This is a predicted structure of a 203-nucleotide RNA (Group I catalytic intron) from Micavibrio sp. UBA7657. It matches the Rfam family "Group I catalytic intron". Rfam 15.1 lists 5,602 matches to the family in 1,395 species. From the family's description: Group I catalytic introns are large self-splicing ribozymes. They catalyse their own excision from mRNA, tRNA and rRNA precursors in a wide range of organisms. The core secondary structure consists of 9 paired regions (P1-P9). These fold to essentially two domains - the P4-P6 domain (formed from the stacking of P5, P4, P6 and P6a helices) and the P3-P9 domain (formed from the P8, P3, P7 and P9 helices). On this family, see Cech, Annu Rev Biochem 1990: "Self-splicing of group I introns". The model forms 85% of the base pairs in the Rfam consensus. The prediction has a mean pLDDT of 79.
RNA sequence: CACCGGACUUAGAUUAACUUGAGUGCUCUUUGGGAAACCAUCGAUGCAGAACUGCUCAAAUUCGGGGAAACCUCCAAGUCUUUAAUGGCUAGUGGCAAUCCCGAGCCAAGCCUGGAAACAGGAAGGUGUAGAGACUAGACGGGCAGCACCUAAAACUUCGGUAAUGGUGAAGGUAUAGUCCAGACCACAAACGAACGGCAGCG
Numbered sequence: 001c002a003c004c005g006g007a008c009u010u011a012g013a014u015u016a017a018c019u020u021g022a023g024u025g026c027u028c029u030u031u032g033g034g035a036a037a038c039c040a041u042c043g044a045u046g047c048a049g050a051a052c053u054g055c056u057c058a059a060a061u062u063c064g065g066g067g068a069a070a071c072c073u074c075c076a077a078g079u080c081u082u083u084a085a086u087g088g089c090u091a092g093u094g095g096c097a098a099u100c101c102c103g104a105g106c107c108a109a110g111c112c113u114g115g116a117a118a119c120a121g122g123a124a125g126g127u128g129u130a131g132a133g134a135c136u137a138g139a140c141g142g143g144c145a146g147c148a149c150c151u152a153a154a155a156c157u158u159c160g161g162u163a164a165u166g167g168u169g170a171a172g173g174u175a176u177a178g179u180c181c182a183g184a185c186c187a188c189a190a191a192c193g194a195a196c197g198g199c200a201g202c203g
Stems, first nucleotide, its partner, number of pairs: 001006001008023005024048003027044002031040003052146006062104006071095002074092001077090004105127003111122004131181001133180005147169004155162002186203001188201001192197001
């Protein structure tokens, strides 16, 4: 914000603070593409109003690897302070982790190419990527349409315009909604470690 409900998404923080990080769109803006709508991109401040519907697919779900903010920690280092590593601060190490990806392999429906066919190859997209994970569904995912709105190069035109084959209809699925889980949850918690943490194992 009239009230209820609720306040774009996600992960924190834990009673403290005019709370933190990341993502999405809108506003302004740089550069490039485009006929335009618009798309991508650079940056800044503020905002969270809006972001449609139907049918269809449910498979692969594996092995390796590179990053990561806020937050937590403080052995050593620097610095301020103190009788005193006593207590702070800084950067940084370590940790946790929202998440950003890479190589190989693999994959449902649809699409492209080859083939009489079986099938093979390919482009997207997915898997990998949950709390270790198992299963079900369908979506914020893949495919095919519809609808709404924007633009009008080419084309057509009775020169008034018509109209898409061009666009827009956000992000969240590094588990979404659920059911499980003797690896989740509760309690204890080895080795390792300064600590944070991690944690076999046991109840």